[in-house]
RNA sequence: GCCGGCUUAGCUCAGUUGGCAGAGCACGUGAUUUGUAAUCACGCGGUCACCGGUUCGAAUCCGGUCGCCGGCU
Numbered sequence: 001g002c003c004g005g006c007u008u009a010g011c012u013c014a015g016u017u018g019g020c021a022g023a024g025c026a027c028g029u030g031a032u033u034u035g036u037a038a039u040c041a042c043g044c045g046g047u048c049a050c051c052g053g054u055u056c057g058a059a060u061c062c063g064g065u066c067g068c069c070g071g072c073u
Stems, first nucleotide, its partner, number of pairs: 001072006010025004019056001027043005049065005
């Protein structure tokens, strides 16, 4: 230099014929317990990496940029 993959909550990841952003864990509060753990209920938490484009509407489609991983030279 070329090719491919990945980027979504604190962490691990879902979410595809474009139409309300989610789960588990973690965290907080409460219940339970003499107390802790466990369990249960509720809650908190997001610039869907960034910049543009298409569209009534984009995490999703198109172009570009940064980063990470792998391959080729």
Annotation:
Predicted 3D model of a 73-nucleotide RNA (transfer RNA) from a Kiritimatiellia bacterium. It was read from a public genome assembly. The coordinates come from a structure-prediction model, not an experiment, and the mean pLDDT is 81.